[in-house]
Context: one part of a larger RNA
Molecule: small-subunit ribosomal RNA, central domain
Organism: Lumbrineris sp. AMW27584
RNA sequence: UUGCAGUUAAAAAGCUCGUAGUUGGAUCUCGGGUCCAGGCUCGGCGGUCCACCUCGCGGUGGUUACUGCCUGUCCUGACCUACCUCCCGGUUCUCUCUUGGUGCUCUUGACUGAGUGUCUCGAGUGGCCGGAACGUUUACUUUGAAAAAAUUAGAGUGUUCAAAGCAGGCAAUUCGCCUGAAUAAUGGUGCAUGGAAUAAUGGAAUAGGACCUCGGUUCUAUUUUGUUGGUUUUCGGAACUCGAGGUAAUGAUUAAGAGGGACAGACGGGGACAUUCGUAUUACGGUGUUAGAGGUGAAAUUCUUGGAUCGCCGUAAGACGAACUACUGCGAAAGCAUUUGUCAAGAAUGUUUUCAUUAAUCAAGAACGAAAGUUAGAGGUUCGAAGACGAUCAGAUACCGUCCUAGUUCUAACCAUAAACGAUGCCAACUAGCGAUGCGCCGGCGUUGUUCAAGUGACCCGGCGGGCAGCUUCCGGGAAACCAAAGUUUUUGGGUUCCGGGGGAAGUAUGGUUGCAAAGCUGAAACUU
Numbered sequence: 001u002u003g004c005a006g007u008u009a010a011a012a013a014g015c016u017c018g019u020a021g022u023u024g025g026a027u028c029u030c031g032g033g034u035c036c037a038g039g040c041u042c043g044g045c046g047g048u049c050c051a052c053c054u055c056g057c058g059g060u061g062g063u064u065a066c067u068g069c070c071u072g073u074c075c076u077g078a079c080c081u082a083c084c085u086c087c088c089g090g091u092u093c094u095c096u097c098u099u100g101g102u103g104c105u106c107u108u109g110a111c112u113g114a115g116u117g118u119c120u121c122g123a124g125u126g127g128c129c130g131g132a133a134c135g136u137u138u139a140c141u142u143u144g145a146a147a148a149a150a151u152u153a154g155a156g157u158g159u160u161c162a163a164a165g166c167a168g169g170c171a172a173u174u175c176g177c178c179u180g181a182a183u184a185a186u187g188g189u190g191c192a193u194g195g196a197a198u199a200a201u202g203g204a205a206u207a208g209g210a211c212c213u214c215g216g217u218u219c220u221a222u223u224u225u226g227u228u229g230g231u232u233u234u235c236g237g238a239a240c241u242c243g244a245g246g247u248a249a250u251g252a253u254u255a256a257g258a259g260g261g262a263c264a265g266a267c268g269g270g271g272a273c274a275u276u277c278g279u280a281u282u283a284c285g286g287u288g289u290u291a292g293a294g295g296u297g298a299a300a301u302u303c304u305u306g307g308a309u310c311g312c313c314g315u316a317a318g319a320c321g322a323a324c325u326a327c328u329g330c331g332a333a334a335g336c337a338u339u340u341g342u343c344a345a346g347a348a349u350g351u352u353u354u355c356a357u358u359a360a361u362c363a364a365g366a367a368c369g370a371a372a373g374u375u376a377g378a379g380g381u382u383c384g385a386a387g388a389c390g391a392u393c394a395g396a397u398a399c400c401g402u403c404c405u406a407g408u409u410c411u412a413a414c415c416a417u418a419a420a421c422g423a424u425g426c427c428a429a430c431u432a433g434c435g436a437u438g439c440g441c442c443g444g445c446g447u448u449g450u451u452c453a454a455g456u457g458a459c460c461c462g463g464c465g466g467g468c469a470g471c472u473u474c475c476g477g478g479a480a481a482c483c484a485a486a487g488u489u490u491u492u493g494g495g496u497u498c499c500g501g502g503g504g505a506a507g508u509a510u511g512g513u514u515g516c517a518a519a520g521c522u523g524a525a526a527c528u529u
Base pairs, nucleotide, nucleotide: 004500006498007481008480012497014368016366017365021361022360023359026253031081032080033079034078036077037076038075039074043070044069045068046067047066048065049062050061051060052059053058085133087131088130089129090128091127093126095124096123097122100119101118102117103116104115105114106113137200138199139198140195141194143192144191152184153183156166157165168178169177170176210247211246212245213244214243215242216240217239218238219237220236258358259355260354261353263350264349267346271343272342273341274340277321278320281317282316283315284314285313286312287311288310292303293302329336330335373414374413375412376411377410378409383407387403388402389401390400425496426495427494429488430487432472433471434470437467439465440464441463442462443461444460446459447458448457449456450455476483477482502529503528504527511522512521513520514519
């Protein structure tokens, strides 16, 4: 590993990218024939054999016996279709051709010719044996050798049984006789060997490709030219592939309901920068009227004839973007909502476009990452930790009220955490019905807008693809709640990453590392229960 779990019991990194690692679509020799050889079994027809009948011929029945033929099923091997290399040596094992001699038969004028047998010289093809060169390389698997005993499993054996032991048994009055001390397993790795399914890997694309022929260049040696020596050529052998030509069906699998790219028209509260609008709030100015106003469960702190609150007119500031706003959209997540412009990006759809495995998931590493917090500026309307006060109360360092600092807003940098939640990793496949909805595309009776008519918008009715969701249900699952995924799981294996192992101590201590800090990441044990 086989073979656990991860919504809620312990548990999926906040999210995306990404190297090593792991895993990775289909496709290339399937089949047919000879029935040749052997085996197995069944069936049919016989013979021998056995039993019975019969004078005999012959007939009937049987099979645990022997054997012949035929047909068919199955298995194994051989050959052909269709592929088993090349070189060297040996072998007389087969075949074909050949030199010479010889026996026999026939033949001829004639060892002339034919046939046949035998011995022999030589050449070639095939078979077998040996050697050498390799033939794309491995994984996998078969078989074998090798692997110390004791141990383990296990055969035999009445240690009285057994744990053990490797003994023992028969005959015994003497001679004696017989049999054991098996076998298996011995992971990986290494060696040899058969197989070629499965999984990798390689080959011919700028042909520097395969095979054949001829030429060229370089090197080399024997035999023959009467002999010896020198030189050169031919022939033979080797090397270089330099040139020319020829042969071939000459050589590029397909285009994944895998992926990338291009193109098209749309779509979206996706992002960045600029611009613009809206009411409210607060402050201030003007003006009007007045004695209360705020606030609360009730009050008070607070403001107020120096005119509060309230009404009208106006100015400024900084926030925010109501209703429309939805079981709707976009984004990797965090998140995103006034208008307009600019910039680049994106899923989905469409496509008889292109490349051709380019893919999936991911230690290390990297980008982004609410709120709070930190640093430096700007700005400070509202709200508002800390703080002060008023209440409440047994107390109130709270809930309620008044004021208010940091903060809340923007810019530039840090921090890297959340119940960062769907408490549910990502990719791929399958398993179910329905009606809505958003985007793109396709088709169709009609209604309506624009028009003068095509066409094109808005409705209506269907289909396809990708989404956010919902409903129903004995798919199935689950401890249940519930879940079309949390299903396809004891009928347990699609690929890949992370992570959990009773409760506390404890996300603590210590060490390391990051950070200005706050803190983050990594992360125990003693002890206790």